[in-house]
RNA sequence: GCGGGGAUAAUUCAGUGGUAGAAUGCCUGCUUGCCAAGCAGGUCGUCGCGGGUUCAAGUCCCGUUCCCCGCU
Numbered sequence: 001g002c003g004g005g006g007a008u009a010a011u012u013c014a015g016u017g018g019u020a021g022a023a024u025g026c027c028u029g030c031u032u033g034c035c036a037a038g039c040a041g042g043u044c045g046u047c048g049c050g051g052g053u054u055c056a057a058g059u060c061c062c063g064u065u066c067c068c069c070g071c072u
Base pairs, nucleotide, nucleotide: 001071002070003069004068005067006066007065010024011023012022013021018055025043026042027041028040029039030038048064049063050062051061052060
């Protein structure tokens, strides 16, 4: 230099152009003689960044940053 993959909640990851989700974590309560487990509620998002297309973009297109793999 070329090609491919990835970036979404504190963490690990889903997400078919139409309200951004799950689990774990954290907080509060219930339950228990206590702890753990269980149950209920709550908490947290610039979807890497900048543009474009569209009535509407995490999703499609272009550029770009970082990480991983391969080629040279």

A computed fold for a 72-nucleotide RNA from a bacterium, annotated as transfer RNA. Its Rfam family is "tRNA". The family's RNA type in Rfam is transfer RNA. RNAcentral records the identical sequence in 2 taxa. Its mean pLDDT, the model's own confidence on a scale to 100, is 80. RNAcentral holds the sequence, with entries from ENA.